Notes:
Predicted 3D model of a 148-nucleotide RNA (FMN riboswitch aptamer (RFN element)) from Salinisphaera japonica YTM-1. It was read from a public genome assembly, where an Rfam model found it.
[in-house]
């Protein structure tokens, strides 16, 4: 330094100001906020160099939750309903970026305009409030053991 095992820790921001109204942090104007790994024309360190850190909400994946499958248990008008565990690719719901610029090249840089955000709740639809969630997780770190 890699791999591979066990384990501890840690792992998500955000309604502020007005306006209508019985009511709205949910709607209307003006506002805020962006996990995780990659991937880098950019920035930063380093004597130049080897090298090293940091860099994308809508580029390529990934995660939590719905939903979807299966299994068992109860219900039933007999074809579903209800509840419990499981599965993780089956990826539906699930997501969203383009103009100008520079340049060899841009999806990232610059600059400008845009756009997206699970389920349930609720006196009135919610990215921001209240719930599952003191949950789970993509992964980060770190300890020890084993191989090379």
């Nucleotide at each position: 330094u890699c791999g591979c095992g066990u384990c501890u820790u840690c792992a998500g921001g955000g309604c502020g100001g007005g306006g209508c109204g019985u009511a709205a942090u949910u709607c209307c104007c003006c506002a805020c906020c962006g996990g995780u790994g990659g991937u880098a024309u950019g920035g930063c360190c380093g004597u130049c160099a080897a090298g090293g850190c940091c860099g994308a909400g809508c580029c390529c994946a990934c995660g939590a939750g719905c939903g979807c499958u299966u299994u068992u248990g109860c219900a039933u008008c007999c074809u579903u309903g209800c509840a419990a565990a499981a599965g993780g690719u089956c990826a539906g719901c699930a997501g969203a970026u383009c103009u100008g610029g520079u340049g060899a090249a841009a999806g990232g840089c610059c600059a400008g305009a845009g756009c997206c955000g699970a389920c349930g709740g609720u006196u009135a639809c919610a990215g921001u409030c209240c719930g599952g969630a003191u949950g789970a997780a993509a992964g980060a770190a770190g300890a020890c053991g084993c191989g090379a």